Overview:
A computed fold for a 334-nucleotide RNA from an uncultured Gammaproteobacteria bacterium, annotated as Bacterial RNase P class A. The model forms 97% of the base pairs in the Rfam consensus. The sequence was found by an Rfam model in a public genome assembly.

[in-house]
RNA sequence: UGAGUCAGCCAGACAAUCGCCCUGAAUUAUAAGGGAGGAAAGUCCGGGCUCUAUAGGGUAAGACGCCAGGUAACGCCUGGGCGGCGUGAGUCGACGGAAAGUGCCACAGAAAAUAUACCGCCUGUAAGGGUAAGGGUGAAAUGGUGUGGUAAGAGCGCACCGCAUAUCUGGUAACAGAUAUGGCAUGGUAAACCCCGUCUGGAGCAAGGCCAAAUAGGGAAACAUUGGUGUGACCCGCACUGUUUCCGGGUAGGCUGCUAGAGGUGUAUGGCGACGUACACUCGAGAUGAAUGAUUGUCCAAGACAGAACCCGGCUUACCGGCUGACUCCUUAA
Repeated sequence: UGAGUCAGCCAGACAAUCGCCCUGAAUUAUAAGGGAGGAAAGUCCGGGCUCUAUAGGGUAAGACGCCAGGUAACGCCUGGGCGGCGUGAGUCGACGGAAAGUGCCACAGAAAAUAUACCGCCUGUAAGGGUAAGGGUGAAAUGGUGUGGUAAGAGCGCACCGCAUAUCUGGUAACAGAUAUGGCAUGGUAAACCCCGUCUGGAGCAAGGCCAAAUAGGGAAACAUUGGUGUGACCCGCACUGUUUCCGGGUAGGCUGCUAGAGGUGUAUGGCGACGUACACUCGAGAUGAAUGAUUGUCCAAGACAGAACCCGGCUUACCGGCUGACUCCUUAA
C1' cells in the first nucleotide's frame, strides 16, 4: 500500500414562501415552541398495564436444555468450557441422556447389530478346514499406527494413541491435566418417539372505564337442579341458579385510557464484561378515514431500506453510503 474482522456515530444542513397536526402566553388558535426509525418491518419471544370470582389443585400440552453471571423478565445479553469453520483477527452451535425401552440407517455390499465371508491368503489328492491382515461396496464394516510372531492370520504379544475404572492436581463449575490398572469394542441417530431437569392460567388498548342518544321490556324453539353457566382443553374442587340456538329491530357518537417512564444525557466509581451505584442536568409525536407536504436557492459525504397508533427490553429480516477507533493477514522497504 492492499485485503479483511469487530465496535461506535450520522440518516441531510441553512434561508425564504404557502399548507397540515399538537402544546399554547391577555386562552380569540395569535406570539413562541415541537412534529416518525435504525430498523418504526416480522407479530417471533419476554414483560409493564387492564379485565377475567374475594379459589384453587392436578393431568395433558408447550418452551428451554454445557457452566457461571447480568436483567423487571426471557428462547435475550456477557464471560468461560467443549466442538465445527477460518492462516488469523474472529465467527457459529437444537451443547442433558443411546448401559430404561421402541423405531430407523435407502441403494450398493457377503454382511448394517441376535452382523457375515464375495474376491483373496494358508492347508488338503479331493470333500473340506482355518482366517478377517489385503482387495471391493458404502456416510459408516468386529479400535488405529508400527513391530514381533504365525501354516496363513488375528490385541495373539509388545510400544504409542484411543477406551474403561480408580486416585491425585488446578478451577466456584462446566472441564483440563497427571499417575496406576485393565487387552478392553456392539456403530450412528433423540432438529425420531421417549426419559430426565427447569419454567408456563387465559384474553388483550378493537383490553378496560365514563357520558349521551336510540330502539321492539320483540318473536320462536331446545335442555333443565341427576341439569346448566362461570376467559384455551380434560378431571377434581368452589360459586351461582338458569343456559343455548334461530329470526327481527336500534346504536356504532363523544371523553378517557394516550404518554414523566424498568425515560434520556453527562460525570465519577465498582466489575474482564454484560451491567450496577452515586450526583447533576433534561422532557418527549400523541394522530383517530389517520398529521410533518410542495416550491426556490446554496452547501454536502448520501438519500438506499423504508412511516408511530398503549408502552418498553430483545431477536430476526431489508438496506444507498460516509466518518472514527482497535485488531489480523499478504507483499515491499528500512